[in-house]
RNA sequence: CGCCGAAUCCCCCUCCGACGUGGAGAGGGACCGGGGGACCCAAUCAGUUGGGGCGAAUCUCGCCGUUUUGCGAGAGGCGCAGGCUCUUUCAGCGCCAGCCCGUCAGCUAACCCCGGAGGCCCACGAAAGAGGA
Repeated sequence: CGCCGAAUCCCCCUCCGACGUGGAGAGGGACCGGGGGACCCAAUCAGUUGGGGCGAAUCUCGCCGUUUUGCGAGAGGCGCAGGCUCUUUCAGCGCCAGCCCGUCAGCUAACCCCGGAGGCCCACGAAAGAGGA
C1' cells in the first nucleotide's frame, strides 16, 4: 500500500506525554453488525439424545486407534491475487476453526438488549459484462 472481519467515523470531558505530532480512558451521536420479542404462519405423537447463539467453518463414507487423538475421500461452504469498484466463468493457492448462553429462545410489527475486536501480507493467471474516474 493492501487483506480477513460488523469491528468505522465524529463530538466532548479527564489523564499521560509534550517544541510539536500523539496516546489512553469515561460519556454521547452517526453508521455498521448481532440477539431477544405478537397476531398470522409453522410446529404439535412415543422413545433416546437437553436445547440454542456468533461464525464460511457443515454433512457423509473409509482407515488407524482401548478411549481420546489422527489420516484420507466425496458433497457442500468461505477467502485470496488478477492493483479503481462490483458481478460471473475457467484455472491456481489457502480455510472449513474457535467461542458463548445455561435447561431457555421457531418466524415475528411495536419494543428491549448487546458488539464495533482480533489477526495477517510482498505474493500478484486467463476471459466476459456493468459502473466510475